Predicted 3D model of a 128-nucleotide RNA (c-di-AMP riboswitch aptamer (ydaO/yuaA leader)) from Firmicutes bacterium UBA4049.
Its Rfam family is "c-di-AMP riboswitch aptamer (ydaO/yuaA leader)". Rfam's curators write: This family represents a conserved RNA structure found upstream of the ydaO and yuaA genes in Bacillus subtilis and related genes in other bacteria. Rfam 15.1 lists 7,607 matches to the family in 2,262 species.
Taxonomically the source falls in Bacillota (Bacteria, Bacillati).

């Protein structure tokens, strides 16, 4: 000087999972249940939360993988194009739930570390 790990504090990422408190709470956001009317159709079970939902080939103590794929993120201000990269899981309910207005009820975890370009716009800082 370069390059990699490792800790802290800050800032950031997925996600509803934040903030306040007089600490049995509140606000905030987010789920599920539940009428009329309207819709639907029950062993081919059924449903929810989530972006995570399909095909195809091969394997194989019938499972694993491999490749795509509906769909979703990052790319450190906002937007648009134009590139790069990822991710396509899990789990819960228990024979049942459609929509659904009073009304009832729940949850506020958990995991990380990204930062290419152009063009417009807005914002901050520093100098004269």
């Nucleotide at each position: 000087u370069u390059a990699a790990u490792a800790u802290a504090a800050a800032c950031g990422c997925u996600g509803a999972a934040u903030u306040c408190a007089u600490c049995u709470g509140a606000a905030g956001c987010g789920g599920g249940g539940g009428a009329a009317c309207c819709a639907a159709a029950u062993u081919u079970g059924g449903g929810g939360u989530g972006a995570a939902u399909c095909c195809a080939c091969a394997u194989u103590u019938u499972u694993u993988g491999u490749g795509g794929u509906a769909g979703g993120g990052u790319u450190a201000c906002a937007c648009u194009u134009c590139g790069a990269u990822c991710c396509g899981a899990a789990u819960c309910c228990g024979g049942c739930a459609g929509c659904u207005a009073a009304c009832c009820u729940c949850g506020c975890a958990a995991g990380c570390g990204u930062u290419g370009a152009a063009g417009u716009g807005c914002u901050g800082u520093u100098c004269c």